[in-house]
Context: one part of a larger RNA
Molecule: large-subunit ribosomal RNA, domain VI
Organism: uncultured Clostridia bacterium
RNA sequence: CGUAAGAUAUUUGAGAGGGUCUGCUCCUAGUACGCAAGGACCAGAGUGGACGCACCUAUGGUGCACCUGUUGUCGUGCCAACGGCAUAGCAGGGUAGCGAUGUGCGGAAAAGAUAAACGCUGAAAGCAUAUAAGCGUGAAACUUGCCUCAAGAUUAGAUAUCUCAUACCAUAAGGUAGUAAGUCCCCUUGUAGACAACAAGGUUGAUAGGUCGGGUGUGGAAGUGCAGUAAUGUAUGUAGCUGACCGAUACUAAUAGGACGAGGG
Repeated sequence: CGUAAGAUAUUUGAGAGGGUCUGCUCCUAGUACGCAAGGACCAGAGUGGACGCACCUAUGGUGCACCUGUUGUCGUGCCAACGGCAUAGCAGGGUAGCGAUGUGCGGAAAAGAUAAACGCUGAAAGCAUAUAAGCGUGAAACUUGCCUCAAGAUUAGAUAUCUCAUACCAUAAGGUAGUAAGUCCCCUUGUAGACAACAAGGUUGAUAGGUCGGGUGUGGAAGUGCAGUAAUGUAUGUAGCUGACCGAUACUAAUAGGACGAGGG
């Protein structure tokens, strides 16, 4: 821009893409078959491999500043307690998130039309013949079935709901302006994300931050008392601290405002 008014929501599916793998074991059955050795079709069940999709409850990772320990040095006047720098100084753990080596699920069943192949009826050709007319069986291949996208599918589809008809120019077609439903800008953000977009919100509000409560992690804070010459230990005290997690709460910020947007039939 189009989809013969303008919107919001829900959809149909022409078409396109993805997927399509397979082992072993058991049962039938040591049966059919075979002198024996050996050893099935058909039908059924279980369990794997590789691959793919999703996810983070558990397992095992990461977790750039969540907790702790600790070395050197500088600083806060000193002690103590802290802070800076040294690869995140080094080291031990670890929430959310992310991801696999982890967890869950998938390939199917079924239908249609067929290939090779196998048949029924049956003449030409009194027989025979699956074929000439006619009718069947039959494969991971084909068309569906499963998953995803999809009406720019210009053949531009469908359904529901909302807005409805002011002004000016113009003979008409049409043009311009202000609005309606609605949308955007702007702002707070994340389940989204390179930017757009998408999604949740904007006081009739829990969108983010803060605060409060909880969880999780770390592992026993500072101060003080006690024991010890001291290093240190111990009590107060499962202490103190705790990013992303789960809730609550308008304390702070989403204020205010601006723009676009129909006149068909």